[in-house]
Context: one part of a larger RNA
RNA sequence: UGACGGGGGCCCGCACAAGCGGUGGAGCAUGUGGUUCAAUUCGAUGCAACGCGAAGAGCCUUACCAGGGCUUGAACUGCAGGUUAAACCCCAUGAAAGUGGGACUCGGUUCGGCCGGGCCUGCGGAGGUGCUGCAUGGCUGUCGUCAGCUCGUGUCGUGAGAUGUUGGGUUAAGUCCCGCAACGAGCGCAACCCCUUCUCUUAGUUGCCAGCGGAUCAUGCCGGGUACUCUAAGGGGACUGCCUUCGAAAGGAGGAGGAAGGUGGGGAUGACGUCAAGUCCUCAUGGCCCUUACGUCCUGGGCUACACACGUGCUACAAUGGCUGAUACAACGCGUCGCAAUACCGCGAGGUGGAGCUAAUCGCUUAAAAUCAGCCUCAGUUCGGAUUGGAGUCUGCAACUCGACUCCAUGAAGCUGGAAUCGCUAGUAAUCGCAGAUCAGCUACGCUGCGGUGAAUACGUUCCCGGGCCUUGUACG
Numbered sequence: 001u002g003a004c005g006g007g008g009g010c011c012c013g014c015a016c017a018a019g020c021g022g023u024g025g026a027g028c029a030u031g032u033g034g035u036u037c038a039a040u041u042c043g044a045u046g047c048a049a050c051g052c053g054a055a056g057a058g059c060c061u062u063a064c065c066a067g068g069g070c071u072u073g074a075a076c077u078g079c080a081g082g083u084u085a086a087a088c089c090c091c092a093u094g095a096a097a098g099u100g101g102g103a104c105u106c107g108g109u110u111c112g113g114c115c116g117g118g119c120c121u122g123c124g125g126a127g128g129u130g131c132u133g134c135a136u137g138g139c140u141g142u143c144g145u146c147a148g149c150u151c152g153u154g155u156c157g158u159g160a161g162a163u164g165u166u167g168g169g170u171u172a173a174g175u176c177c178c179g180c181a182a183c184g185a186g187c188g189c190a191a192c193c194c195c196u197u198c199u200c201u202u203a204g205u206u207g208c209c210a211g212c213g214g215a216u217c218a219u220g221c222c223g224g225g226u227a228c229u230c231u232a233a234g235g236g237g238a239c240u241g242c243c244u245u246c247g248a249a250a251g252g253a254g255g256a257g258g259a260a261g262g263u264g265g266g267g268a269u270g271a272c273g274u275c276a277a278g279u280c281c282u283c284a285u286g287g288c289c290c291u292u293a294c295g296u297c298c299u300g301g302g303c304u305a306c307a308c309a310c311g312u313g314c315u316a317c318a319a320u321g322g323c324u325g326a327u328a329c330a331a332c333g334c335g336u337c338g339c340a341a342u343a344c345c346g347c348g349a350g351g352u353g354g355a356g357c358u359a360a361u362c363g364c365u366u367a368a369a370a371u372c373a374g375c376c377u378c379a380g381u382u383c384g385g386a387u388u389g390g391a392g393u394c395u396g397c398a399a400c401u402c403g404a405c406u407c408c409a410u411g412a413a414g415c416u417g418g419a420a421u422c423g424c425u426a427g428u429a430a431u432c433g434c435a436g437a438u439c440a441g442c443u444a445c446g447c448u449g450c451g452g453u454g455a456a457u458a459c460g461u462u463c464c465c466g467g468g469c470c471u472u473g474u475a476c477g
Stems, first nucleotide, its partner, number of pairs: 001477002003474003007471007015461002019424005026315008034306002042053002064301007076125009089102005106116003127290002130288003136284002138279003141275001143273001148187006154163003167178003193267004198236007207226003212223003239261001242255005317417001321376006333364003338357002343352003383414001388409007430453007
């Protein structure tokens, strides 16, 4: 000077407490361990691995395994020589890849195999998801959006170093104020950026419809209008600005006005560094290794196995519910290799067909919970839906291993879950549906967003966990 302490003081955080809902028990989905296997490719492993890389494993992907092939090679490039065709096409063989055979033909031209292109042979590069993340770049996680981390000059100390950055207040904050051998400065904090909440101006089509007119069973449907909603560009608005009070100040408490009040709410933004943290399988790259194979092509299989163990989820165990019928209200998005309306067929998945739309115009798109009416009356049930049998639909060369969905039948476990453990402080939790990426299709119950309904509780900081500042002890660095 750090680090550490079952040392001390001060302070903070869904850290505890106060509440609400879960996990741990059941079934299923998914990831992992283990085991098995010809292979079950590889990586990730306390928090910070385990619905993670993977925003899509039937073939492909694919890196794994078995078998069949190729060797300048699947892709790229240089040189030399040869050839003027190679390929497409046909035949044989084959699971395909490939192998063998047949036939057919290049462009330009100075008419020279001269130039370009193709093929063959040879040589030099190739190629490697092979190893090393403990050789690396780049990117990322984490402490942590925690309030810290440093520098210049000066001063003090033989020196390591200290001071500043400590102290008294205050703050979400090393935020600000006061004091002080310090005075300043930088990276962080905050602000500047985006969304949201209020309002004004401008602009009204594809949006909207108050007033006027027309038309219809009805609908902004039409004329028309640009007021309103809305859209999207620019402004305004919040600053402890005003009042009271406490205070030396910074600031705190209360109030007014206001759509909004003390950082209004959310996002983006991650200091010096820590963990030889993660990634050589995104990419790049040093070294090492393979070179008729550790390269490359193909068919089939595997990554989907299953005594078991764990993580993350979904659906339930019911009456604040289930079923049937009727009726209402969103937002974000996406669409021409596409979204697909009206109509018709089918109980349905879906099919036929194709208006319109390169989309504020048309479509996906009926949101669901909610509300109203009826049935069920506490039961393994009109709860629950696993599993299995049968019949189908769709995508796709192809659904056996191994797709999703529909209909009929079947109806398992499960009656609220031990020790333990997780999330959340407000439009949050809980609950309800919708959209999108990936994508032919989909094992999505995942992920990323969007809106609907909409709570309870916080006395407090003794304790558990993590962190910040000061101080103290130390045989540790």